[in-house]
A computed fold for a 508-nucleotide part of an RNA from Eikenella corrodens, annotated as large-subunit ribosomal RNA, domain I. The full RNA is in RNAcentral, with records from ENA and SILVA. Taxonomically the source falls in Eikenella (Bacteria, Pseudomonadati, Pseudomonadota, Neisseriaceae). Model confidence (mean pLDDT): 84 of 100.

Context: one part of a larger RNA
RNA sequence: UGCAUCAGGUGGAUGCCUUGGCGAUGAUAGGCGACGAAGGACGUGUAAGCCUGCGAAAAGCAUCGGGGAGCUGGCAAUAGAGCUUUGAUCCGGUGAUGUCCGAAUGGGGAAACCCACACAGCAAUGUGUAUCCUAAGCUGAAUACAUAAGCUUAGAGAAGCGAACCCGGAGAACUGAACCAUCUAAGUACCCGGAGGAAAAGAAAUCAACCGAGAUUCCGCAAGUAGUGGCGAGCGAACGCGGAGGAGCCUGUAUGUGAUAGUUGUCGGGAUAGGAGAAGGAAUUGGAAACUUCCGCCAUAGUGGGUGAUAGCCCCGUAUCCGAAAUUCCGGCAGUGGUACUAAGCAUACGACAAGUAGGGCGGGACACGAGAAAUCCUGUCUGAAGAUGGGGGGACCAUCCUCCAAGGCUAAAUACUCAUCAUCGACCGAUAGUGAACCAGUACCGUGAGGGAAAGGCGAAAAGAACCCCGGGAGGGGAGUGAAAUAGAACCUGAAACCUGAUGCAU
Numbered sequence: 001u002g003c004a005u006c007a008g009g010u011g012g013a014u015g016c017c018u019u020g021g022c023g024a025u026g027a028u029a030g031g032c033g034a035c036g037a038a039g040g041a042c043g044u045g046u047a048a049g050c051c052u053g054c055g056a057a058a059a060g061c062a063u064c065g066g067g068g069a070g071c072u073g074g075c076a077a078u079a080g081a082g083c084u085u086u087g088a089u090c091c092g093g094u095g096a097u098g099u100c101c102g103a104a105u106g107g108g109g110a111a112a113c114c115c116a117c118a119c120a121g122c123a124a125u126g127u128g129u130a131u132c133c134u135a136a137g138c139u140g141a142a143u144a145c146a147u148a149a150g151c152u153u154a155g156a157g158a159a160g161c162g163a164a165c166c167c168g169g170a171g172a173a174c175u176g177a178a179c180c181a182u183c184u185a186a187g188u189a190c191c192c193g194g195a196g197g198a199a200a201a202g203a204a205a206u207c208a209a210c211c212g213a214g215a216u217u218c219c220g221c222a223a224g225u226a227g228u229g230g231c232g233a234g235c236g237a238a239c240g241c242g243g244a245g246g247a248g249c250c251u252g253u254a255u256g257u258g259a260u261a262g263u264u265g266u267c268g269g270g271a272u273a274g275g276a277g278a279a280g281g282a283a284u285u286g287g288a289a290a291c292u293u294c295c296g297c298c299a300u301a302g303u304g305g306g307u308g309a310u311a312g313c314c315c316c317g318u319a320u321c322c323g324a325a326a327u328u329c330c331g332g333c334a335g336u337g338g339u340a341c342u343a344a345g346c347a348u349a350c351g352a353c354a355a356g357u358a359g360g361g362c363g364g365g366a367c368a369c370g371a372g373a374a375a376u377c378c379u380g381u382c383u384g385a386a387g388a389u390g391g392g393g394g395g396a397c398c399a400u401c402c403u404c405c406a407a408g409g410c411u412a413a414a415u416a417c418u419c420a421u422c423a424u425c426g427a428c429c430g431a432u433a434g435u436g437a438a439c440c441a442g443u444a445c446c447g448u449g450a451g452g453g454a455a456a457g458g459c460g461a462a463a464a465g466a467a468c469c470c471c472g473g474g475a476g477g478g479g480a481g482u483g484a485a486a487u488a489g490a491a492c493c494u495g496a497a498a499c500c501u502g503a504u505g506c507a508u
Base pairs, nucleotide, nucleotide: 001507002506003505004504005503006502007501008500009499015493016458017457020429021428022426023425024424025423026422027421028420029418030417031161032160039101040100041099042055043054044053046079047078049075050074051073061095062094063093064092065091066090070083071082072081106115107114108113116129117128118127119126120125131158132157133155134154135153136152137151138150139149165196166194167193168192169191176183180230206213207212217244218243219242220241221240227235228234248410249409250408252350253349254348255347256346257345262336263335264334265333266332267331268330269329270328271327272326274322275321276320280295281294282293283292296313297312298302304316305315306314359383360382361381362380363379364378365377366376369395390405391404392403393402394401445452446451465492468479469478470477471476
């Protein structure tokens, strides 16, 4: 030095576990905000820090309910001071308080700061003072009346935030075409505006084909068909059929009839705390019984979780039944409910039934359709009808025929989504996995900034977390003690490999 065996060290794989994730189903909710949001800063406890809660009334205040024995949130004990059957802590409803910043709104500003004015009040202090819009009032130019303009007051009016879904405006490039320019990617991404719990669309100037159908939306087919296309890459319908769902309406005047929304009460059901809730003992092994054995019991409850190993009958629960002072949602019933221009319905009569529009020229865009034989729809520009004896469409165009009535408006459901709440589930993950994040994570850290972005779980059933003694400056260790176990000792379950050491044997 190598090999072998044994014993250790180092290391943290593997196994087991799960507080966290991921995916789904059903229901709810689908908004919050000048009555000051979302998000923060700073405070707040007997005691220093962080998290949580809260706001100078500050881990809380008042009240109404629930509940019933301990409590003063967590890391996290300890000491101290207290509260509580005169019902605390805790849970739920309603209310009060709610510093400063933030739309931030008195002015300013380098957010959480600086500086004001008016009114009320002895003071402490309180309230008001942004902009736009709407309404009312006052004042009032050039310019006589007036108008513009200004001022005041009032208004739960607007603003700002929010995960996706929706409508509109504006709108790329990489890429593909094996290059690239028409084309594609794609009306996608990104940006802007607006709204709702859905949005949009919607009751034929629609299709069809000589038969007929009868608003819109969504799904399955039709069909990768017909087409379109440097006829390349690609793009890609409709008619018709089958389903989900189904709903139709309004407009001006006059006359008549008559009673909806809202609101109040009551009843019923639901939401926001809860309550009751069956049935088991022994022996053996063991540190511990829920295992095994023996003899029982309950079951509208043998889903699930916990308990010193695997429990229907030990605990929490589960099936089932019951429950609300207060707030709130849905539905039924009753009262009230504008009164004659003020909303809706019904009947009758009369009336109206959409013009710079339809169409055309030029230039664009949308239609599956790239100008094409290119109909149809939208319109920047120039033009420009008819009036139901009329007009539009049926893919150039014309005739015949068929069909519909534009240039006003409303409309549930079937459809899309999930920041969030509740319940339940998984041939989903199990700490290099699953969210980036199981752990005080969008943290530490990096970057001027936009932004990027980790690592890190496990003693034990219970801290019973090792009193005391010894070596040592300590770290650490040896005894003693606890424990089933300490090679479970906090650098703590298991403890692989690489790597390192010791002992023994063999070889050189």